[in-house]
Context: one part of a larger RNA
Molecule: large-subunit ribosomal RNA, domain II
Organism: Pseudomonadota bacterium
RNA sequence: GCCGGGGAGUUACCGUCGGUGGCGUAAGGUUAAGCGGCAUAAGCCGCGUAGCCGUAGGGAAACCGAGUCCGAAGAGGGCGCCUGCUGCCUUAUUGGUGGCAGCGUCGCCGGCGGUAGACCCGAAACCGAGUGAGCUACCCAUGCCCAGGGUGAAGUCUCGGUAAUACGGGAUGGAGGCCCGAACGGGUCGGUGCUUCAAAACCGUCCGAUGAGGUGUGGGUAGCGGUGAAACGCCAAUCGAACUCGGAGAUAGCUGGUUCUCCCCGAAAUAUGUUGAGGCAUAGCGUCGGGCGCUAAGUCACGGAGGUAGAGCACUGGUUGGGCGCGGGGGUUUACAGCCUACCAACCCCAAUCAAACUCCGAAUGCCGUGACUGGUCCCUUUAUGGGGCUAAAGCCCGGCAGUCGGACUUCGGGGGAUAAGCUCCGAAGUCGAGAGGGAAACAGCCCAGACCGCCAGCUAAGGUCCCAAAAUCCGGGCUAAGUGGGGAACGCAGUGGAGCCGCUAAGACAGCCAGGAGGUUGGCUUAGAAGCAGCCAUCCUUUAAACAGUGCGUAAUAGCUGACUGGUCGAGCGGCUCUGCGCGGAAGAUUCAACGGGGCUAAGCCCGGUGCCGAAGCUGCGGGUUGGCGCGCUGUUAACCGGGCAAAAGCCCAGUGCGCCAACGGUAGGGGAGCGUUCCGUGCGGGUUGAAGCCCGACCGGCAAGGACGGGUGGACUGCACGGAAGUGAGAAUCCCGGC
Numbered sequence: 001g002c003c004g005g006g007g008a009g010u011u012a013c014c015g016u017c018g019g020u021g022g023c024g025u026a027a028g029g030u031u032a033a034g035c036g037g038c039a040u041a042a043g044c045c046g047c048g049u050a051g052c053c054g055u056a057g058g059g060a061a062a063c064c065g066a067g068u069c070c071g072a073a074g075a076g077g078g079c080g081c082c083u084g085c086u087g088c089c090u091u092a093u094u095g096g097u098g099g100c101a102g103c104g105u106c107g108c109c110g111g112c113g114g115u116a117g118a119c120c121c122g123a124a125a126c127c128g129a130g131u132g133a134g135c136u137a138c139c140c141a142u143g144c145c146c147a148g149g150g151u152g153a154a155g156u157c158u159c160g161g162u163a164a165u166a167c168g169g170g171a172u173g174g175a176g177g178c179c180c181g182a183a184c185g186g187g188u189c190g191g192u193g194c195u196u197c198a199a200a201a202c203c204g205u206c207c208g209a210u211g212a213g214g215u216g217u218g219g220g221u222a223g224c225g226g227u228g229a230a231a232c233g234c235c236a237a238u239c240g241a242a243c244u245c246g247g248a249g250a251u252a253g254c255u256g257g258u259u260c261u262c263c264c265c266g267a268a269a270u271a272u273g274u275u276g277a278g279g280c281a282u283a284g285c286g287u288c289g290g291g292c293g294c295u296a297a298g299u300c301a302c303g304g305a306g307g308u309a310g311a312g313c314a315c316u317g318g319u320u321g322g323g324c325g326c327g328g329g330g331g332u333u334u335a336c337a338g339c340c341u342a343c344c345a346a347c348c349c350c351a352a353u354c355a356a357a358c359u360c361c362g363a364a365u366g367c368c369g370u371g372a373c374u375g376g377u378c379c380c381u382u383u384a385u386g387g388g389g390c391u392a393a394a395g396c397c398c399g400g401c402a403g404u405c406g407g408a409c410u411u412c413g414g415g416g417g418a419u420a421a422g423c424u425c426c427g428a429a430g431u432c433g434a435g436a437g438g439g440a441a442a443c444a445g446c447c448c449a450g451a452c453c454g455c456c457a458g459c460u461a462a463g464g465u466c467c468c469a470a471a472a473u474c475c476g477g478g479c480u481a482a483g484u485g486g487g488g489a490a491c492g493c494a495g496u497g498g499a500g501c502c503g504c505u506a507a508g509a510c511a512g513c514c515a516g517g518a519g520g521u522u523g524g525c526u527u528a529g530a531a532g533c534a535g536c537c538a539u540c541c542u543u544u545a546a547a548c549a550g551u552g553c554g555u556a557a558u559a560g561c562u563g564a565c566u567g568g569u570c571g572a573g574c575g576g577c578u579c580u581g582c583g584c585g586g587a588a589g590a591u592u593c594a595a596c597g598g599g600g601c602u603a604a605g606c607c608c609g610g611u612g613c614c615g616a617a618g619c620u621g622c623g624g625g626u627u628g629g630c631g632c633g634c635u636g637u638u639a640a641c642c643g644g645g646c647a648a649a650a651g652c653c654c655a656g657u658g659c660g661c662c663a664a665c666g667g668u669a670g671g672g673g674a675g676c677g678u679u680c681c682g683u684g685c686g687g688g689u690u691g692a693a694g695c696c697c698g699a700c701c702g703g704c705a706a707g708g709a710c711g712g713g714u715g716g717a718c719u720g721c722a723c724g725g726a727a728g729u730g731a732g733a734a735u736c737c738c739g740g741c
Stems, first nucleotide, its partner, number of pairs: 001741006011116015028053003034047005057064002067079004083101007119257002122254001126247006137221009146211001148180003151176001155172006184208003189204004223239001225235003260675006270283005284404002286401007295394001297374008310361001311359002316355003320351004327344002329341004375391006407432010437448003452624004457620003463614003466599003472611001474610006485601001491585003495582010512569005518542003523537003548563001552561002625665012676730001678727010694714005700708002
């Protein structure tokens, strides 16, 4: 890992709802322990009336009582009382006797809650009682061990030396947590090993090796503890508190898992509170039952509230220019007074503006109220359509049961941020969540569209229609030349299309070419120089067709070239500006092309118009299923009830079934409904050695399914069906448990 087997909402009591049954409704219902009988059944029958619920409520209570509480109140108000419908008999009322609903109570079944382990598995831990020092730490007692070599302390002897010491030399001596290095003890660095030789080793290397040394044996210290040359080290491969058993199924707002089928409906990721934030409670939203019966929603009409968008400046503030100018600054003056001022400037005026916390104004939408209309089916009248019965979906009220409280993206209105984020927080809507199908190459949240089942039928949506690849190489008009299309901004563009305005032009424009482009004068100043052309100032006059006290290059300064300006030549348009369509540059990335899905395209690109077609689980057609509604028919019980009746039929009601019409049937959490199967029990009926169960195979059956027959084989002794009952009742997942391979 696979296969097989095991594996999770149970049981008891209490409570509360629902279903169902008994009894009661002329107030009752019910027993508990226990006892008796039967005689062996956790059973049945009987006794047992203690107790419980109900029969009256109101009040916090005292208390009062069909009333009571608040209150001064015989105002008022709250909570209560005076069961409902119906048949028959009798009746003036009424009484009697039934039924149904409702109500009471006691069982049974089911949903949920509470208390218990309470759906199952899972801690880290806490506590108690014990077991451990044969590992290891330290201690006590008693033994044992340390090749060999080196160094050579004190002391002693002796020689020298001294007044004597001291001191020095030599010899002797043999000290030391001394040196080198085996045993022994250790474990430094590197390598190997790392499903190992080994749950700590091996190889090389290294440290200590007479000491605080190593080691044997016996003994001691125990977990709220010991021991510790101290690391939170060690205390039996376990140590920030050992191990074993017990409390114990500790607790786990956490993670994982939770087993057959079909049918109907179908959420939430919000608000408030929370030692609350990944948990809860209540509300909101779901479902089921009961009640009400059009109240819902949409559209239209009418009537309302409002201060947003926009706009505005009348208020509150901000703000620009101008005018007037209080006041202020500066100057003058010894000072005062006065005067000057090209400085600042309130109020006011004109013009122009800004605002979430400004408003003289002010929408659209939305919101509130009222009225009308809007589904299906059947009937009547009428046939214009109107009226009526039943009823769906929706709404409101009461009750049972939930789940949800991590949301995500897109568009729009905003806050935060940086007018960032696949960012964050609100509001409105949509989708996903819980939604399949078609499109977007691929792609929860985008576009189209909501899948009951079947069909080798049709029509469409978004999107497409050259090939991959279903459908136009369709039609008309224009644009683009950039493979733009098929990524990208500010900014830039004699790219190209369209529209407009202005100017010049046969008195000849624009471009080119030919020619002129002068004189005073080298203007003045400055300067070494300054001559159109470093700089400063001025920028006149004359001759002219025209010509600047000079547009640029140039020189040391001149010179030279050129431009403005003018004539000629040529002969028809030229120049400028604005708006706009498509394009161009701007454009650098990490594994070839890699920014159309590809091929490829000059239309198969872009814009405008048109006609077809393709295209989905949408819509339609045909067949089928389920659920709901209405109508019609049939069957059943006459069991209960009502009316009529001698009785029957018809009618009504309930259930089942068939037919017609209409509608609905995506679905997670979750609610509701209907079933299949397993084991055992009761009753009834069967099968089986002429072959039970089980297992294997098979094209069969059932409304889909869970499943069920039948036949054959195998097998060799039990077993099926119907109706009831009871559960150790269904496996694919839990790093699930056990086994096999």